Notes:
Predicted 3D model of RNase P RNA and transfer RNA as a complex of 454 nucleotides. The prediction has a mean pLDDT of 79. Rfam match: Bacterial RNase P class A. By type it is a ribozyme. Its family is annotated with ribonuclease P activity, tRNA processing and dimeric ribonuclease P complex in the Gene Ontology.

[in-house]
């Protein structure tokens, strides 16, 4: 130098103008508000809401079913389907990376086509003994064959994703864990480890297909419903309920007149009561950021020290211009020349992904780039 | 903001692990003097997209992405 592997940081920079939204101080004011002035205003995922806490209301949710969720071991944590660390499996020459990783020997279920058989195994070709019939050779002992039966058989053919250990000797009429050796698998003991698990040593010819992100079966978790949860103030309206009560209201410009309701079933007034329309809390100081020290292989905890950093409610944080960055589309010039390589100079578009909406912890899922650390493996040099 | 559900052909839509039924529309054909009705035939290959589990996935599991729907 190429090519991989793992982790961090960052997410255009000034400036100058013109807005936007709370918040703090002063004015002003017609009580609606408005002027001035300091200060402050998104992310690394604010996203999807996927999984977990807080927090709120229901019952301080405590025991069972049902439903839902997790699955190796340890261990961090408010907690967790997150993290750290190991063990087993798998990839890879390695750094490293994946791994819903308990149980199929509790029970059901299902495995399409194809194949004989898909599971209490099973015989389509095949291989082989035996028996029958039949043909050719023949030294008359057999021996080669064809067809047919009763059987072994689980070695080879074929089918399929998946056929009941593997591989080699033996051994057999053939052939078979049927012996034996290795390797796998079960069981047992020992020895290392908290553990998952590893090793080693014995012993069994061998349990018995897969499939549990099918039903299930074990273990642990798990009440709901969510700031539009929930609290408070509080215009208007109806039921209730204390008081007061003989009127009260249309028609009409007013009287008269008249109608209606009502005087034991209370019209009407008045004071509640309720809680719609506003409004206010809840709301941001918190399982909180930095540092630096201890423990810990981490993850993570302890203890000091300092910072305080949106809080709006159709919902601000933006828009111009000017400079540099970053980016190159092309375009000149120059040099070797091959239509092209090298150098140099100008230099357009563009500037990721998105956006708070109680609140944190995590997973995912979007991203133009840039920078920096650490490891691997080739090849060249020293 | 917070819940919650679905997505198959141009359109309506069955199908819940074994290789996508059925209608209407399209088109080809046959009937007819032309037509309409009719009748026969044709039409999925990225089952909205992306991994995974399985011998296989439209179906089961995560992830995106889009429609709708309910609470002030």
């Nucleotide at each position: 130098u190429u090519g991989g592997a793992g982790g961090g940081c960052u997410a255009g920079g000034c400036g100058a103008u013109c807005g936007c939204c709370g918040c703090u101080g002063g004015g002003g004011u017609u009580u609606g508000c408005c002027c001035c002035a300091g200060g402050g205003g998104a992310g690394g995922a604010a996203a999807g809401u996927c999984c977990g806490g807080g927090c709120u209301c229901u019952a301080u949710a405590g025991g069972g079913c049902a439903g839902g969720g997790u699955g190796g071991u340890g261990g961090c944590u408010a907690a967790c389907g997150g993290c750290c660390a190991c063990c087993g499996g798998g990839a890879g020459u390695a750094a490293u990376c994946c791994u819903a990783g308990g149980g199929a020997a509790a029970g059901u279920g299902c495995c399409a086509c194809a194949g004989a058989a898909a599971a209490c195994a099973a015989a389509c070709c095949g291989c082989c003994u035996c028996c029958c019939g039949u043909g050719g050779c023949u030294u008359c002992g057999g021996u080669c064959g064809c067809g047919g039966g009763c059987g072994g058989u689980a070695a080879g053919g074929g089918u399929g994703a998946a056929a009941a250990g593997g591989u080699g000797c033996g051994g057999u009429a053939a052939g078979a864990g049927c012996g034996c050796a290795c390797c796998g698998c079960g069981g047992c003991a020992g020895u290392g480890g908290u553990g998952a698990c590893a090793c080693u040593g014995c012993u069994g010819g061998c349990a018995g297909g897969g499939u549990a992100a099918a039903c299930c079966c074990c273990a642990c978790c798990u009440g709901g419903a969510g700031c539009a949860a929930g609290a408070c103030c509080a215009a208007a309206u109806a039921a209730g309920g204390g008081a007061g009560g003989a009127g009260a209201g249309g028609c009409g410009g007013c009287c008269c007149g008249u109608c209606u309701c009502g005087u034991u079933u209370g019209a009407c007034u008045u004071c509640u009561g309720g809680g719609u329309a506003g409004g206010u809390c809840g709301c941001u100081c918190g399982a909180g950021g930095c540092c630096g020290u201890c423990g810990g292989c981490a993850a993570c905890g302890g203890c000091g020290g300092c910072c305080c950093u949106a809080g709006a409610u159709g919902g601000a944080u933006g828009g111009u211009c000017g400079c540099c960055c970053c980016g190159g589309a092309g375009a000149g010039c120059g040099u070797c020349a091959u239509u092209g390589g090298c150098g140099c100079u100008c230099g357009a578009a563009g500037g990721a992904c998105a956006g708070g909406a109680c609140c944190c912890g995590g997973c995912u899922u979007a991203c133009c780039g840039g920078c920096c650390c650490u490891c691997c493996a080739a090849c060249a040099a020293c | 903001g917070g819940c919650g559900a679905c997505a198959u052909g141009g359109c309506c839509a069955a199908g819940u692990g074994g290789u996508a039924a059925g209608g209407c529309a399209u088109c080809g054909g046959a009937u007819u003097g032309c037509a309409a009705a009719u009748c026969c035939g044709u039409c999925a290959u990225u089952c909205c997209c992306c991994g995974g589990u399985u011998c296989g996935a439209a179906u089961c599991c995560g992830g995106g992405u889009g429609u709708c729907g309910c609470c002030u």